A computed fold for a 528-nucleotide part of an RNA from an uncultured bacterium, annotated as small-subunit ribosomal RNA, 5' domain. The RNAcentral record of the full RNA draws on ENA. The coordinates come from a structure-prediction model, not an experiment, and the mean pLDDT is 83. It matches the Rfam family "Bacterial small subunit ribosomal RNA". Rfam links the family to the GO terms structural constituent of ribosome and ribosome.
Context: one part of a larger RNA
RNA sequence: AGCGAACGCUGGCGGCGCGUCUUAAGCAUGCAAGUCGGGCGGCAAGGGGGAGCAAUCCUCCCUAGAGCGGCGGACUGGUGAGUAACGCGUGGGUGACCUACCCUUAGGUUGGGGAUAGCCGUUAGAAAUAGCGGGUAAUACCGGAUGUGGUUGGGGGAUUAUGAUUCCCCAAAGAAAGGCGCUUUGGCGCCGCCUGAGGAUGGGCCCGCGUCCCAUUAGCUAGUUGGAGAGGUAAGAGCUUACCAAGGCGAAGAUGGGUAGCCGGCCUGAGAGGGUGAACGGCCACAUUGGGACUGAGAUACGGCCCAGACUCCUACGGGAGGCAGCAGCUAAGAAUAUUCCGCAAUGGACGAAAGUCUGACGGAGCGACGCCGCGUGGAUGAAGAAGGCCGUGAGGUUGUAAAGUCCUUUUAUUGCUGAAGAAUAAGCAGGGGAGGGAAUGCCCUUGUGAUGACGUUAGGCAAUGAAUAAGCCCCGGCUAAUUACGUGCCAGCAGCCGCGGUAACACGUAAGGGGCGAGCGUUGUUC
Numbered sequence: 001a002g003c004g005a006a007c008g009c010u011g012g013c014g015g016c017g018c019g020u021c022u023u024a025a026g027c028a029u030g031c032a033a034g035u036c037g038g039g040c041g042g043c044a045a046g047g048g049g050g051a052g053c054a055a056u057c058c059u060c061c062c063u064a065g066a067g068c069g070g071c072g073g074a075c076u077g078g079u080g081a082g083u084a085a086c087g088c089g090u091g092g093g094u095g096a097c098c099u100a101c102c103c104u105u106a107g108g109u110u111g112g113g114g115a116u117a118g119c120c121g122u123u124a125g126a127a128a129u130a131g132c133g134g135g136u137a138a139u140a141c142c143g144g145a146u147g148u149g150g151u152u153g154g155g156g157g158a159u160u161a162u163g164a165u166u167c168c169c170c171a172a173a174g175a176a177a178g179g180c181g182c183u184u185u186g187g188c189g190c191c192g193c194c195u196g197a198g199g200a201u202g203g204g205c206c207c208g209c210g211u212c213c214c215a216u217u218a219g220c221u222a223g224u225u226g227g228a229g230a231g232g233u234a235a236g237a238g239c240u241u242a243c244c245a246a247g248g249c250g251a252a253g254a255u256g257g258g259u260a261g262c263c264g265g266c267c268u269g270a271g272a273g274g275g276u277g278a279a280c281g282g283c284c285a286c287a288u289u290g291g292g293a294c295u296g297a298g299a300u301a302c303g304g305c306c307c308a309g310a311c312u313c314c315u316a317c318g319g320g321a322g323g324c325a326g327c328a329g330c331u332a333a334g335a336a337u338a339u340u341c342c343g344c345a346a347u348g349g350a351c352g353a354a355a356g357u358c359u360g361a362c363g364g365a366g367c368g369a370c371g372c373c374g375c376g377u378g379g380a381u382g383a384a385g386a387a388g389g390c391c392g393u394g395a396g397g398u399u400g401u402a403a404a405g406u407c408c409u410u411u412u413a414u415u416g417c418u419g420a421a422g423a424a425u426a427a428g429c430a431g432g433g434g435a436g437g438g439a440a441u442g443c444c445c446u447u448g449u450g451a452u453g454a455c456g457u458u459a460g461g462c463a464a465u466g467a468a469u470a471a472g473c474c475c476c477g478g479c480u481a482a483u484u485a486c487g488u489g490c491c492a493g494c495a496g497c498c499g500c501g502g503u504a505a506c507a508c509g510u511a512a513g514g515g516g517c518g519a520g521c522g523u524u525g526u527u528c
Stems, first nucleotide, its partner, number of pairs: 001527003005524005012375006018368002020333001025331003029328003034071003039068002046061006078286003087211008097203002102199008110144001112142002119134006151172009178191005212258003219249003224246004229241003261283004265276004288309005311322004339365001341364003347361001348359004378408004388399004413465006422455001428449007472517005477498003483512005493500002
């Protein structure tokens, strides 16, 4: 000098930050990932109409919930257990690779089929749930046609750096889905769908260098090291497998053990260096413990699935359910760390044509002097140097212009009034321009108008009241700024080091005075 601090005493306000460092211990409750009816069948309740005495039945409108389907649940958010490793950092390689949505571009979007949830009926079960029969739709599923281009195989040519780029020929296999709007009913437009090419973005893999301690760890290794065959992957590779060879690593520290997420940074320091990795940002790893794959462009998937273990809960004892290292909150642990708050108004994300819905991301508020910064607790005047306290040689000295008194001010406080900015625009309406077109809807650019504020009784401003609402903590032997008295008597106690205390203690305790810092001040811990 610093701190994610804690403890003691004290405590007025505001702004900006930060807040389980311990037990990757266990968790009640609520919320944290949905969305699309402009993909599909369909529809409870409700409303209207009709028939009927009524129960009820038929029909129309309107949709909730559920279901099929699509996209998203691989992002965001949390934690640091593991990891000494191509994990991270930095610089490269990929002629060995992938990339949904997005952008640009070349083409296509034809003709059929069979199912299945929902639904109806029914069975088993305490439940979770499971089964059977009937029947239905699609942008769900499956064949057929076509094949610009692409893929694979074969042949040939050029450039070249192994599978790169490019040209020509032959063969084979392989695509698709519709919805909405307008219409002069011919079509046109928008959103999609399929096959390619390029881009962008995000990733996979490989390599050089760097990356803690212990030699009281000296030898380690059989898929081990290499080869060619096969398999496997998006892709190179002992990645896997059969065969062959006997290699490979190591005092420039292998192997083993311990510790640890890494970095940008942060702290300190003149620097070199040392320490550290909270918050914020990048990467990695993990999601009760261990293992596994499925789906998918992407996971071996925190709020998906399966198996095993431990634990908790429900049970009709047959069987089931669960995973806060998401946001709050609880228990435990601990010196120690917050609200079961408000809102999607802004920014961002998912879905949607849009309106919009969802969003404990985020924006805010609450609690905590935990930190930094700012402000205040009044200003001027005021000597009879008041009273009181303390000291005293009893003259006086000191507290001390300090107080009182007088004159002011109103930051702050209280009360009231007023009051921005954060909101950009969306749909819609009105208008201008442009491309294409036979027209309309539509498409592109643009102008005006045009809802929406959690915070919020906001910030700020104005007025009224009245010095009114606001000072403590540590120290005074030396180091080290600041001294006297009394009490105590090696006792009680102090102490960072030296050391004080045994009858005049500047060192203990109290008082007065003084010094330092100040809404803080000390102590402890820890780093330089």